[in-house]
Molecule: transfer RNA
Organism: Lewinella sp.
RNA sequence: GGUUUCCUAGCUCAAUGGUAGAGCGGCACCCUGUUAAGGUGCGGGUUGUGGGUUCGAGCCCCACGGAAACCU
Numbered sequence: 001g002g003u004u005u006c007c008u009a010g011c012u013c014a015a016u017g018g019u020a021g022a023g024c025g026g027c028a029c030c031c032u033g034u035u036a037a038g039g040u041g042c043g044g045g046u047u048g049u050g051g052g053u054u055c056g057a058g059c060c061c062c063a064c065g066g067a068a069a070c071c072u
Stems, first nucleotide, its partner, number of pairs: 001071007010024004018055001026042005048064005
């Protein structure tokens, strides 16, 4: 330098153009002599950044930034 893939909650990951979810973690409560374990509930998101297409974009297109693999 070239090709390809990835970037979504604190972490690991879903979501095949139609209101963004789960597990773990966090907080509250229940349970317990206390802790742990267990149970119930709650909060947490400008979907890497900026544009475009569309009635509608996490999803399609472009540029940029970052990460990885392969080739050279």